[in-house]
Predicted 3D model of an 81-nucleotide RNA (ZMP/ZTP riboswitch aptamer (pfl RNA motif)) from an Alphaproteobacteria bacterium. The sequence was found by an Rfam model in a public genome assembly.
RNA sequence: AAUUCUUUAUACGACUGGCGCAAUGUGGGUCACCACGGGGGAGUAUAAAGACAAAACGAGCCGCGCGCCUGGGCAUGAAUU
Repeated sequence: AAUUCUUUAUACGACUGGCGCAAUGUGGGUCACCACGGGGGAGUAUAAAGACAAAACGAGCCGCGCGCCUGGGCAUGAAUU
C1' cells in the first nucleotide's frame, strides 16, 4: 500500500429433503420428490470505512431442537474444453 482481511449498507441468491423422539405446516405423488405457507440461508456483485509486516485469514461453509440418513449448493486447489 492493495484486487488481501474485517465490518456495514444495498441488490441478487443456490439450497431449504426423509424417518424417529413429547417437537415446522397443508395438499399431492411415479415416494428422502412437487407445489403452496411461515421461517432460515452460505455465497456473489457494488459502495464506504477500518486493519495491516505480522495483525487478520487459513485444517471449509449453508437449509427450523436433537439423532440417524438422503440429495444438493457455495468457497478453495488442479486439469480439460
Description: Model confidence (mean pLDDT): 79 of 100. It matches the Rfam family "ZMP/ZTP riboswitch aptamer (pfl RNA motif)". Gene Ontology terms of the family: one-carbon metabolic process and regulation of purine nucleotide biosynthetic process.